A computed fold for a 426-nucleotide part of an RNA from a metagenome, annotated as small-subunit ribosomal RNA, 3' major domain. Its mean pLDDT, the model's own confidence on a scale to 100, is 85.
Context: one part of a larger RNA
RNA sequence: UGACGGGGGCCCGCACAAGCGGUGGAGCAUGUGGUUUAAUUCGAUGCAACGCGAAGAACCUUACCUGCCCUUGAACAGGUGCUGCAUGGCUGUCGUCAGCUCGUGUCGUGAGAUGUUGGGUUAAGUCCCGCAACGAGCGCAACCCUUGUCCCUAGUUGCCAUCAUUCAGUUGGGCACUCUAGGGAGACUGCCGGUGACAAACCGGAGGAAGGUGGGGAUGACGUCAAGUCAUCAUGGCCCUUAUGGGCAGGGCUACACACGUGCUACAAUGGCCAGUACAGAGGGUUGCCAACCCGUGAGGGGGAGCUAAUCUCAGAAAGCUGGUCGUAGUCCGGAUUGGAGUCUGCAACUCGACUCCAUGAAGUCGGAAUCGCUAGUAAUCGCGAAUCAGAAUGUCGCGGUGAAUACGUUCCCGGGCCUUGUACA
Repeated sequence: UGACGGGGGCCCGCACAAGCGGUGGAGCAUGUGGUUUAAUUCGAUGCAACGCGAAGAACCUUACCUGCCCUUGAACAGGUGCUGCAUGGCUGUCGUCAGCUCGUGUCGUGAGAUGUUGGGUUAAGUCCCGCAACGAGCGCAACCCUUGUCCCUAGUUGCCAUCAUUCAGUUGGGCACUCUAGGGAGACUGCCGGUGACAAACCGGAGGAAGGUGGGGAUGACGUCAAGUCAUCAUGGCCCUUAUGGGCAGGGCUACACACGUGCUACAAUGGCCAGUACAGAGGGUUGCCAACCCGUGAGGGGGAGCUAAUCUCAGAAAGCUGGUCGUAGUCCGGAUUGGAGUCUGCAACUCGACUCCAUGAAGUCGGAAUCGCUAGUAAUCGCGAAUCAGAAUGUCGCGGUGAAUACGUUCCCGGGCCUUGUACA
C1' cells in the first nucleotide's frame, strides 16, 4: 500500500421487511447429470453451466458409430485432431457499481502519501465550502434513439367535420380532425415561499402535456476471475498424411431404473362449455402472402382476384361484454396415454415430424424442508407477430389489451461504496 475480520461509523441496492404471483408435489415439454449403447459427437459446471453455443438433429446439418470405397512421381493440400494454462479477436461477471489514474508541486531516507481526506449535498469523485496543493484524463452527467404535449410543412395508398352518394370513405369533394414523417417549440430547480452557512442543495407551491435524471433504450472506466471460447473466425507450438484427410449408405445425437434445473398445462364456479357481440399494436410477404366462392365435421383441398404492398394479403385478436347451462362431483374440471381413421411438408415421416377427426380418458383436489421474480402501465393475466425454417416451439425476441397490492422502516440475511481500526496474510 492492499486484502481480510462472526471490528467500528456513514450510505446504497426487490438485499431484508410490507405485499402480489410462482417454483419445490402432478402430467407433459426441454436442457443437464448419471446409466446404457457400436455410437448415444463436442463444448458450457456456484453466483456468472443446465429452453446455454443450437434463430429450429427425419436425409442434409453432423463433427459420432457401423459398413463399403478413394488418395501424388514430387513439393503440397486437408484435419470440428491436442493445448483457451502459448495467443488475437469476441463475450460473461463484479456493475451502470462510482470509482480508476496522471502531470507539476509539497511531504517522507524509502516503499509511498497528498490531490481523491474533512463539513454539507447528490442517483453520481454530482456540486458547494474548506484544505499543500494546483490542474488534467478515463468513467458520471449531457450530446444519440424512442415515448409523452403543442406548432409549422406535406395530403396518398391515410383521414371524413360540413355537402351530395353508397351495402361499404364506396364514389364526387375536402385536408379541418386522426394518422404518417420531416422541421421546430417545450423542463432549466427557470419562478414563489421556507430550511440551509450568504453556498451547494433539500422541502412545499404555482403554472404546465410533462417537475426536479419525466418514462424506456443504447452506452459498461482502471481492472478481477490463468472466467468462457483453438468447434464462428484467425493463429504459435505439437500431432495425423493409403489417414486423426475425403466420399457414399444406414444408424446415432430422439436410448431410460433414476436425480436436478428451466418452462407449459392443470387441479376448477373470479370457472368449464354453448350462442351472440366489441376493441389493438408491432411485424412478415413474389422460388412469397394468398381474398371471394365451392368441397370437407376438421386438419386441409379446389379455385383463382389482388399485392414488390399506409393500396392486396397473413388476419377471426383473446381476455372482455350479453344470454344460457353445469352445482362441488375426480365432475360438462383436467387433459396425459393408447387404439382407429386422416391431412400437409418433403426423394423419404419405421427408428424420429407437425396437425385434424372419432374413441379412450391417467396423475392431479393448490403442493414438506426450502426457494425465485416483481416498486407502475410494473406484477399478474390475455392474445398477436417475427427470426430460424421445406416441415417441425410450451423456447427466444418483440407487440399491444385488461390491470393491481405494498414499502412502517434499515435491527437482521446477501451484495456493494466511503472513512477508520486490528492483523502472526501478500